Background:
Predicted 3D model of a 669-nucleotide part of an RNA (large-subunit ribosomal RNA, domain II) from a Flavobacteriales bacterium. Lineage of the source: Bacteria > Pseudomonadati > Bacteroidota > Flavobacteriia > Flavobacteriales.
Context: one part of a larger RNA
RNA sequence: GCCUACGAGUUACUCUUAUCUAGCAAGGUUAAGUUAAAUUAACGGAGCCAAAGCGAAAGCGAGUCUUAACAGGGCGUAUAGUUAGAUGAGGUAGACGCGAAACCAAGUGAUCUACCCAUGACCAGGUUGAAGCUGUAGUAACAUACAGUGAAGGACCGAACCAGUUGACGUUGAAAAGUCUUUGGAUGAGUUGUGGGUAGGGGUGAAAGGCUAAUCAAACUUGGAAAUAGCUCGUUCUCCCCGAAAUGCAUUUAGGUGCAGCCUCGGGAUUAUUAUCGUAGAGGUAGAGAUACUGGUAAGGCUAGGGGGCUUCACCGCCUACCAAACUUUGUCAAACUCCGAAUACUACGAUAUUUGCCCGGGAGUGAGGGCAUGGGUGCUAAGGUCCAUGUCCGAGAGGGAAAGAACCCAGACCAUCAGUUAAGGUCCCAAAAUAUAUGCUAAGUUGAUUUAACGAGGUUCAAUUGCAUUGACAGCUAGGAUGUUGGCUUGGAAGCAGCCAUUCAUUUAAAGAGUGCGUAACAGCUCACUAGUCGAGCGAUUGAGCAUGGAUGAUAAUCGGGCAUAAGCAUAUUACCGAAACUAUGGAUUUAUGGUAGGGGAGCGUUUUAGUUGUGCUGAAGUUACUUCGUGAGAAGUAGUGGAACGGCUAAAAAUGAAAAUGUAGGC
Numbered sequence: 001g002c003c004u005a006c007g008a009g010u011u012a013c014u015c016u017u018a019u020c021u022a023g024c025a026a027g028g029u030u031a032a033g034u035u036a037a038a039u040u041a042a043c044g045g046a047g048c049c050a051a052a053g054c055g056a057a058a059g060c061g062a063g064u065c066u067u068a069a070c071a072g073g074g075c076g077u078a079u080a081g082u083u084a085g086a087u088g089a090g091g092u093a094g095a096c097g098c099g100a101a102a103c104c105a106a107g108u109g110a111u112c113u114a115c116c117c118a119u120g121a122c123c124a125g126g127u128u129g130a131a132g133c134u135g136u137a138g139u140a141a142c143a144u145a146c147a148g149u150g151a152a153g154g155a156c157c158g159a160a161c162c163a164g165u166u167g168a169c170g171u172u173g174a175a176a177a178g179u180c181u182u183u184g185g186a187u188g189a190g191u192u193g194u195g196g197g198u199a200g201g202g203g204u205g206a207a208a209g210g211c212u213a214a215u216c217a218a219a220c221u222u223g224g225a226a227a228u229a230g231c232u233c234g235u236u237c238u239c240c241c242c243g244a245a246a247u248g249c250a251u252u253u254a255g256g257u258g259c260a261g262c263c264u265c266g267g268g269a270u271u272a273u274u275a276u277c278g279u280a281g282a283g284g285u286a287g288a289g290a291u292a293c294u295g296g297u298a299a300g301g302c303u304a305g306g307g308g309g310c311u312u313c314a315c316c317g318c319c320u321a322c323c324a325a326a327c328u329u330u331g332u333c334a335a336a337c338u339c340c341g342a343a344u345a346c347u348a349c350g351a352u353a354u355u356u357g358c359c360c361g362g363g364a365g366u367g368a369g370g371g372c373a374u375g376g377g378u379g380c381u382a383a384g385g386u387c388c389a390u391g392u393c394c395g396a397g398a399g400g401g402a403a404a405g406a407a408c409c410c411a412g413a414c415c416a417u418c419a420g421u422u423a424a425g426g427u428c429c430c431a432a433a434a435u436a437u438a439u440g441c442u443a444a445g446u447u448g449a450u451u452u453a454a455c456g457a458g459g460u461u462c463a464a465u466u467g468c469a470u471u472g473a474c475a476g477c478u479a480g481g482a483u484g485u486u487g488g489c490u491u492g493g494a495a496g497c498a499g500c501c502a503u504u505c506a507u508u509u510a511a512a513g514a515g516u517g518c519g520u521a522a523c524a525g526c527u528c529a530c531u532a533g534u535c536g537a538g539c540g541a542u543u544g545a546g547c548a549u550g551g552a553u554g555a556u557a558a559u560c561g562g563g564c565a566u567a568a569g570c571a572u573a574u575u576a577c578c579g580a581a582a583c584u585a586u587g588g589a590u591u592u593a594u595g596g597u598a599g600g601g602g603a604g605c606g607u608u609u610u611a612g613u614u615g616u617g618c619u620g621a622a623g624u625u626a627c628u629u630c631g632u633g634a635g636a637a638g639u640a641g642u643g644g645a646a647c648g649g650c651u652a653a654a655a656a657u658g659a660a661a662a663u664g665u666a667g668g669c
Base pairs, nucleotide, nucleotide: 001669002668003667004666005665006664011093012092013091015090016089017088018087019086020085021084022083023082024081027049028048029047033043034042035041036040053060054059063075064074065073066072096234097233099231103224104223105222106221107220108219114198115197116196117195118194119193120192121191122190123188125157126156127155128153132149133148134147135146136145137144161185162184163183167180168179169178200216202212203211204210237604238603239602240601241600242599247260248259249258250257251256261366262365263363264362265361266360267359268358274353275352276351277350278349279348280347281346287340288338289337294334295333296332297331298330299329300328301327303324305323306322307320308319309318310317369394370393371392372391373390374389375388376387377386378385399410400409401408414588415587416586417585419584420583421582425578426577427576428562429561434575436574437573438572439571440570441569455550456547460544467539468538476534477533478532479531480530482507483506484505487501488500489499513528517526518525589594590593605658607655608654609653610652611651612650613649614648615647616646623642624641625640626639627638628637629636630635
């Protein structure tokens, strides 16, 4: 891993409640038990429920309580119950099944191991050579020196023995801790035999939470015990109808639960409800606005006040490219501004519709939601972010399209069909359908990852023409670009060019601004507008699809791919076709309209046993193998083998009643 068997909503209580069925009914019913008997009948009225309630109670009673009350108010008063059976749900019990880590009690363990007690045993060989002693020298005597002797030591080297440092092997091992190599100790706090002691919140511990029989931050065995598990996993046949939620409030609450909301089933009132349209309303959002308020904000003007400077004994006074209220000019802004002001939504009434709500009761599940679109908050107008609102889809939704994709586009699957029409999207090949039609554009394989911007460029295209142009454009070159005048004011200066003012004038002109930009302290100087000459044909602006090894910064190449060039790319227009479980057609099913998770309701199939009834079987039962037929399905029947003795149908009843899953249990392979 597979096969076979087993494997999970049960049972009890004269408990509670609802529905259905049956009996009796203002009543209903017996319990223990007794007797006859034989699985029932009769008896048994104790008790229980109902027929009356209200009050804390005394108590009163269709009323009663409160109260001073004959007021008001609360709870009642219009009779339907009860017993039994079945089913749904709840309560109490292990209560659908399996599952802890733990807790407690009583026992069993020190043959492993820790430490201790008693009594025994063991340590090849070699090395070093302490004290003491002896001798000699030496001293006044000691001391001291040398030689010998001697044998000490948690001494040295190293077997047995004990240990376990390094490396390799071993890792379904030879071994549930080893083997080989290497290493430490090896007369000691040494090693070891035998007997004995200490016991579970206890022991023992040269202390590692170590060891206490392959078990230790509290051993093992049995019991309490089916501990508890708001947690995880699993929970077995079929078809039919309806069909959610992921929200609010509360919670030692946040992954649980209660109530409400939303689903379902039964009953009841009735049109109360919903949608669309019409009519009538109230409103202060989007937008907009601003001498219509409040409050901001940019630049001025005017001018209180303040700062600074001048002057002065002081007061007064003057100046100010400083700050600035009020007023004022121009401009500008607001979720908590509004002189204004929609669309939607909302309210009322009416019409229409094969719309749904409301009340009572039984049963739920849900209470982790998610993307997208739109309106907002928050965040960086970041997030597949987060928090609200409205809608939608996914969730619980299959089918077609978007290469592939929960929620984007199309579209809601009762069944069957080798029928038709379409949607989104497509029509060169992969791959169903146009190598369609008309007119252009693109040369970058751009398109073709909308996954990229500002920025660059004599690539290319274009409408309207009243843009300009042989009366010479555009670009270049040559020349001019003047005068009143240095306009007025201001100013130290202000001469086109700091600033202010001026309808910014006029003159000479081919033309030339009281001046476009540099420049000067101010002039000067350069330049532009504008004009003439030269040159000789297009130029300028806008627009479309494009261009670049740039800008460019993510890890193997991607219009899906092939491939595609007057297209199979882009743009506009047109027709045809393809294309889905949509729509239509034909046939069929059922509760007449049929997607469906949690969940509610309904109808059935099958298994075992029992009762009644009726049958089959050695002329071959059950089981089993193969095939056929029938039923929407669970399943049923038949035929032929095999098998060799029991087994069905119908009507009821009762359940140890259905397995693919639980790291399920047992066995087999």